Transfer RNA, 84 nucleotides, folded computationally. Its Rfam family is "tRNA". Rfam classes the family as a transfer RNA.
RNA sequence: GCCGGGUUGGCGAAAUCGGCAAACGCAGAAGCCUCAAAAGCUUCCGCCCGAAAGGGCUUGCGGGUUCAAGUCCCGCACCCGGCA
Numbered sequence: 001g002c003c004g005g006g007u008u009g010g011c012g013a014a015a016u017c018g019g020c021a022a023a024c025g026c027a028g029a030a031g032c033c034u035c036a037a038a039a040g041c042u043u044c045c046g047c048c049c050g051a052a053a054g055g056g057c058u059u060g061c062g063g064g065u066u067c068a069a070g071u072c073c074c075g076c077a078c079c080c081g082g083c084a
Stems, first nucleotide, its partner, number of pairs: 001083007010026003019067001028044005046057004060076005
């Protein structure tokens, strides 16, 4: 240099043919249970605004297509593998 695969909450990850982003698990927080703990159960758990209700934003970064993009297209960065 060329080819292929990958990058999604704190972590591992799902999202089928472009139509609710974060299902499920781990870690964490609060509560229940207990004399206390462990285990178990319930709820919560990306960011911003807001008293709340709710609203806006977010899939490595920047553009594009589309009513609509994690998904398709272009450029770039980084990681893994192959060829030279």

The RNAcentral record of the sequence draws on ENA. The coordinates come from a structure-prediction model, not an experiment, and the mean pLDDT is 81.